Record summary:
A computed fold for a 91-nucleotide RNA from a Desulfobacteraceae bacterium, annotated as c-di-GMP-I riboswitch aptamer.
RNA sequence: AUCAGCAAAAGCCAAACCCGCCGAGAGACGGGGACGGAAAGCCACGGAUCCGAAGCGGAUAUGAAUAUGAAAGGAAAGCCGGGCUGCCUGA
Numbered sequence: 001a002u003c004a005g006c007a008a009a010a011g012c013c014a015a016a017c018c019c020g021c022c023g024a025g026a027g028a029c030g031g032g033g034a035c036g037g038a039a040a041g042c043c044a045c046g047g048a049u050c051c052g053a054a055g056c057g058g059a060u061a062u063g064a065a066u067a068u069g070a071a072a073g074g075a076a077a078g079c080c081g082g083g084c085u086g087c088c089u090g091a
Base pairs, nucleotide, nucleotide: 002091003090004089005088012037013036017032018031019030020029022027035078041084042083043082045081046080047079049075050074051073056069057068
C1' cells in the first nucleotide's frame, strides 16, 4: 500500500419507542433505550425519497378562511451509488 472481516481484544455508534426541547414541516438536538452497524465517521456530488410555512398561481361571484398546484428553499449520510478520512485483526 492492497485485499478480507471466520475468530479475538480494546473500545465506538445507536433503529423503533418514550420524555424534554426547537422547527410551518420533513426533521434536528439532549436524556432514556438497543434493532442493528466494520466506516451506522465526515461530505447532499448523482439517483431515489420526504417536507415545503411565508410568498406566487389558478378554483369556489368577491373578500376572508380552507383545501390545492408548481416552486424558491429545506430534510435525510441507518435507501443506492460516489468522494474524503480512519481503529483492530488476518493475508
Notes:
It was read from a public genome assembly, where an Rfam model found it.